[in-house]
RNA sequence: GAGGCCGAGAGGCGCUGCGACGGACCAGCUGGUCCGCCACGCUCGGCCUUCGCCAGACGAACGUACAAGGGCGCCUCCGAAUC
Repeated sequence: GAGGCCGAGAGGCGCUGCGACGGACCAGCUGGUCCGCCACGCUCGGCCUUCGCCAGACGAACGUACAAGGGCGCCUCCGAAUC
């Protein structure tokens, strides 16, 4: 770095629908069209697997602080502020 599992990011309802995915058709260029599904696909942390690099890197202990983002509308909750 990649993949998977788990957890966290306060909690809901509705709408649209890109990617991915599923189906059908066309094409034979591995793409195109239509339909379906679809607003955690993101980030952080833990664990597992795998790939690459590094060799004073890595790791351990202690202390401090604690997220950020996520189409549109509405609601609840929490905190702060203003009147």

Predicted 3D model of an 83-nucleotide RNA (SAH (S-adenosyl-L-homocysteine) riboswitch aptamer) from Amycolatopsis sp. YIM 10. The coordinates come from a structure-prediction model, not an experiment, and the mean pLDDT is 76. Rfam family: SAH (S-adenosyl-L-homocysteine) riboswitch aptamer. The literature on the family includes a 2008 paper in Mol Cell by Wang et al., "Riboswitches that sense S-adenosylhomocysteine and activate genes involved in coenzyme recycling". NCBI's taxonomy places the organism under Bacteria, Bacillati, Pseudonocardiales, Pseudonocardiaceae, Amycolatopsis.